RNA sequence: UGUGAUCGACGGCAAACUUACGGUGACGUAGGGACGCAAAGCCUCCGGUCUGGGAAACCAGAUAGCGGGGCUGCAGAG
Numbered sequence: 001u002g003u004g005a006u007c008g009a010c011g012g013c014a015a016a017c018u019u020a021c022g023g024u025g026a027c028g029u030a031g032g033g034a035c036g037c038a039a040a041g042c043c044u045c046c047g048g049u050c051u052g053g054g055a056a057a058c059c060a061g062a063u064a065g066c067g068g069g070g071c072u073g074c075a076g077a078g
Stems, first nucleotide, its partner, number of pairs: 012037002017032006035065001041071003045068003048063006
């Protein structure tokens, strides 16, 4: 530059895995990485699952990307 396909836009977050660090552990934080997500933004109030202690009852923790619930945010056809 041409051809074909597709058709909101601005964008956002970041699974698994991996590297480093922290933690008894579940897991977390940061970098890499994208499986996906219209709240995959925030909050443990309820339930679930997971971890530690315990004979158990329970206690302490993790998971908000397990679900319910609460609060907030972006877009704007009717």